[in-house]
RNA sequence: CAGGCCGGGUGACCGCGGGCUCACUGGAUCGACAGAUCGCAGAGCUCGAGGAAAGUCCGGACACCGCAGGGCAAGGACGCUCGGGCGACCGAGGCGGCGAAAGCCGACGGAAAGUGGAACAGAAAGGAGACCGCCGGCCGCGGGAGACCGGGGCCGGUAAGGGUGAAACGGUGGGGUAAGAGCCCACCAGCGGCCGUGGCGACACGGUCGGCUCGCCAAACCCCGUCCGGUGCAAGGUGAAGCAGGCUCCGACGACGCGGCCCGCCGAGGAGCCGGGUGCACCGCCAAGAGAGAUGGUCACCCUCGACAGAAUCCGGCUUACAGGCCUGCU
RNA sequence: GCCGGAGUAGCUCAGCUGGUAGAGCAGCUGAUUUGUAAUCAGCUGGUCGGGGGUUCGAUUCCCUUCUCCGGCU
Numbered sequence: 001c002a003g004g005c006c007g008g009g010u011g012a013c014c015g016c017g018g019g020c021u022c023a024c025u026g027g028a029u030c031g032a033c034a035g036a037u038c039g040c041a042g043a044g045c046u047c048g049a050g051g052a053a054a055g056u057c058c059g060g061a062c063a064c065c066g067c068a069g070g071g072c073a074a075g076g077a078c079g080c081u082c083g084g085g086c087g088a089c090c091g092a093g094g095c096g097g098c099g100a101a102a103g104c105c106g107a108c109g110g111a112a113a114g115u116g117g118a119a120c121a122g123a124a125a126g127g128a129g130a131c132c133g134c135c136g137g138c139c140g141c142g143g144g145a146g147a148c149c150g151g152g153g154c155c156g157g158u159a160a161g162g163g164u165g166a167a168a169c170g171g172u173g174g175g176g177u178a179a180g181a182g183c184c185c186a187c188c189a190g191c192g193g194c195c196g197u198g199g200c201g202a203c204a205c206g207g208u209c210g211g212c213u214c215g216c217c218a219a220a221c222c223c224c225g226u227c228c229g230g231u232g233c234a235a236g237g238u239g240a241a242g243c244a245g246g247c248u249c250c251g252a253c254g255a256c257g258c259g260g261c262c263c264g265c266c267g268a269g270g271a272g273c274c275g276g277g278u279g280c281a282c283c284g285c286c287a288a289g290a291g292a293g294a295u296g297g298u299c300a301c302c303c304u305c306g307a308c309a310g311a312a313u314c315c316g317g318c319u320u321a322c323a324g325g326c327c328u329g330c331u
Numbered sequence: 332g333c334c335g336g337a338g339u340a341g342c343u344c345a346g347c348u349g350g351u352a353g354a355g356c357a358g359c360u361g362a363u364u365u366g367u368a369a370u371c372a373g374c375u376g377g378u379c380g381g382g383g384g385u386u387c388g389a390u391u392c393c394c395u396u397c398u399c400c401g402g403c404u
Base pairs, nucleotide, nucleotide: 001329002328003327004326005325006324008302009301010300011299012298013297014296016048017047018046019045020044021043022042024039025041026040027038028037029036030035050308054319055318057317058316059315060314061313062232063231064230065229067264069263070262071261072260075228076227077226078225079224080093081092082091083090084089094108095106096105097104098103109223110222114221115220116217117216131162132161133158134157135156136155137154138153139152141150142149143148170188171187172186173185174184175183189213191210192209193208194207195206196205197204198203236283237282238281239280245274246273247272248271249270250269303306332403333402334401335400336399337398338397341356342355343354344353350387358374359373360372361371362370380396381395382394383393384392
């Protein structure tokens, strides 16, 4: 550094929640009694939080929305390759960054499709740019006998140097030039086209050619590719109880039909507002599991003295929190 | 439980296609007044809830986390 595992242990006693069995001791119901039923108390057996049960960040099961059907637009998610998976995601690899290394991290398609941005500083912020500097020409000025020297203005050349900036349009050396410059040359870096080799592929290596250089931002709009119907167990279903309807609008010229438009199918009521009633039980819901609150306490011994934290339909993944300990491999 | 929204000065809120964060009230100082209030002028006050990432640069964009609020029986 990476991976995996554990997350106090044992015993006794007491207690809590669920399930099964038992009995008639207490209790409840029925009955005139005898007795029967329930299983509340009671007895026995058995089960009883986690690696994250968490956050609710993703995906799915499941349920409803008539079919969950098609297309377009909008919106959203994702974005190197291969493999697994419905998918979220995971594993291996490539490339890039960090590290001395083991290794870690990466929202990692496109900036030579288009639009746009780069504050301040700076002359100039993208097919840019002359502020200082360097060089040439012309015109004045001053000094000097002169050769010439100094300084100014105008026009032009120049991206080598200075300076600004996060970023200034390849780097080093040589040639060249009035001064310079890929202007030319050598080497190096980078980009693109073609070819060859290796690899399933991403890609890597090598050769050759080209213009000599094309910069940054897409977690800016956008383009390209792939995928996505909505709502969520307070979904929804069954039973019981209870109530009161009124107004407006749409509709067989096809309404409504869980965002928009169109199409297919279907085919009779539908939408809105106001008012009234109920707000109970069961299922969904579980080898923990519902009534919104159960899963604990005491004592003894041992150790390294115990962290983060507790189910609420279920499952898979991601992320976050975590005292301490064990094992394996590597630097 | 499920779904949605918001954290910016002491308080209430602006700020959004990224470029050093503003307003009102409050506080302090001065003026005005005999004095106070009101008024006028000026000033102070900010880890933009915390952490990380993208970017030259983040209140803003993205991820994660914390706190608060609302709706649904």
Model confidence (mean pLDDT): 78 of 100. Two RNAs folded together computationally: RNase P RNA and transfer RNA, 404 nucleotides in total. Rfam match: Bacterial RNase P class A. Its family is annotated with tRNA processing, dimeric ribonuclease P complex and ribonuclease P activity in the Gene Ontology.